[in-house]
Notes: The RNA shown here (transfer RNA) has 71 nucleotides and comes from a Minisyncoccota bacterium. RNAcentral holds the sequence, with entries from ENA and MGnify. The organism belongs to Minisyncoccota, within Bacteria. The coordinates come from a structure-prediction model, not an experiment, and the mean pLDDT is 80.

RNA sequence: GCGUCUCUAGCUUAAUGGUAAAGCUCUUCUCUGUGGCAGAAGCGAUACGGGUUCGAUUCCCGUGAGACGCC
Numbered sequence: 001g002c003g004u005c006u007c008u009a010g011c012u013u014a015a016u017g018g019u020a021a022a023g024c025u026c027u028u029c030u031c032u033g034u035g036g037c038a039g040a041a042g043c044g045a046u047a048c049g050g051g052u053u054c055g056a057u058u059c060c061c062g063u064g065a066g067a068c069g070c071c
Base pairs, nucleotide, nucleotide: 001070002069003068004067005066006065007064010024011023012022013021018054026042027041028040029039030038047063048062049061050060051059
């Protein structure tokens, strides 16, 4: 330099173009002599910028980061 792939919550993963879901974590409450376990509730995310579409996590283009391959 060329090509391919990946990017969703603090972490690990879901989501046929139609309300972004769950587990662990975190906060609050209940329980307990304290802690832990258990139970209830809550906070929190689509890498960025455009395009297509009635509607985009999903399709297309570009940028960024990372991984792999070729030279």

Its Rfam family is "tRNA". From the family's description: Transfer RNA (tRNA) molecules are approximately 80 nucleotides in length. Rfam classes the family as a transfer RNA.